About this RNA:
Model confidence (mean pLDDT): 81 of 100. Predicted 3D model of a 75-nucleotide RNA (transfer RNA) from a Candidatus Methanomethylophilaceae archaeon. Rfam family: tRNA. By type it is a transfer RNA. Rfam describes the family as follows. Transfer RNA (tRNA) molecules are approximately 80 nucleotides in length.
RNA sequence: GCUGUUGUGGCUCAGAGGUAUAGCGGCGCCUUGGUAAGGCGCAGGUCGAGGGUUCAAUUCCCUCCAACAGCUCCA
Numbered sequence: 001g002c003u004g005u006u007g008u009g010g011c012u013c014a015g016a017g018g019u020a021u022a023g024c025g026g027c028g029c030c031u032u033g034g035u036a037a038g039g040c041g042c043a044g045g046u047c048g049a050g051g052g053u054u055c056a057a058u059u060c061c062c063u064c065c066a067a068c069a070g071c072u073c074c075a
Stems, first nucleotide, its partner, number of pairs: 001071007010024003018055001026042005048064005
């Protein structure tokens, strides 16, 4: 330099055009004499950035950024 993969709550991830998921973690409640375990509920996301297509984009297209992997010319 080229190619590919990945980027989504604090962490690990699902979702591949039509209301953003789950688990762990956090908070509250139930249960207990009190913990733990268990059960129920709640909060937390401008989906890496910017543009484009579309009635509608996390999803499709382009550019860029970051991480990872692979490949490559001359000497």
Lineage of the source: Archaea > Methanobacteriati > Thermoplasmatota > Methanomassiliicoccales > Methanomethylophilaceae. The sequence is in RNAcentral, with records from ENA.